[in-house]
Molecule: Lysine riboswitch aptamer
Organism: Clostridia bacterium
């Protein structure tokens, strides 16, 4: 000078992700508790098993009290760009036991650069959020290419994926 990766360090995408505290509206005069007067036989979350009920069950009427999670916005702190999220599959904890089913932790493998809009489903009290599927512009990188400038640089165009880009250092190899 030349140079190897799923090496190492350090960074960039932007309304970027993702966790903590606070405080505000919603949640909601809901769930529930208490009394009173009535009604007559079932309730417990889907099934079984237990447990409660004529010494009054579910539900609903009066009256008097009243909330909580999850998720939003807003500040503000922390960690960071596979940040993070999500689909199977396995372990373990919680729900009155057992199947199921939901929520959380951890491993395992697969899929998505990123944010937004639309439409279907699903969760949700909700027209908010959020997942998942199918689309649609816009981005930020990379290759191919066109086109001005002609080193550098801006614009089109197709197309790819983060095990990606970019910048440094590093085996070797020649002097």
């Nucleotide at each position: 000078a030349u140079u190897a990766a799923u090496a190492a360090u350090a960074g960039a995408g932007g309304c970027g992700c993702g966790g903590g505290u606070a405080u505000u509206a919603a949640g909601a005069g809901u769930a529930u508790g208490u009394a009173c007067a009535a009604c007559g036989a079932g309730c417990c979350g889907g099934c079984c098993g237990g447990g409660c009920g004529a010494u009054g069950a579910a539900g609903g009427g009066u009256a008097c009290a009243g909330a909580a999670a999850g998720g939003a916005a807003u500040a503000u702190u922390c960690g960071c760009c596979g940040a993070a999220g999500u689909g199977g599959g396995g372990a373990c904890u919680u729900c009155c036991g057992g199947c199921a089913g939901a929520a959380g932790u951890c491993u395992u493998u697969g899929c998505u650069g990123g944010g937004u809009c639309u439409g279907c489903a699903g969760u949700g009290a909700a027209u908010a959020a959020c997942u998942g599927c199918a689309g649609g512009a816009c981005u930020g990188u990379c290759a191919c290419u066109c086109u001005g400038a002609u080193u550098c640089c801006a614009g089109g165009g197709u197309g790819g994926a983060g095990c990606g880009c970019u910048a440094u250092u590093u085996c070797g190899u020649a002097a």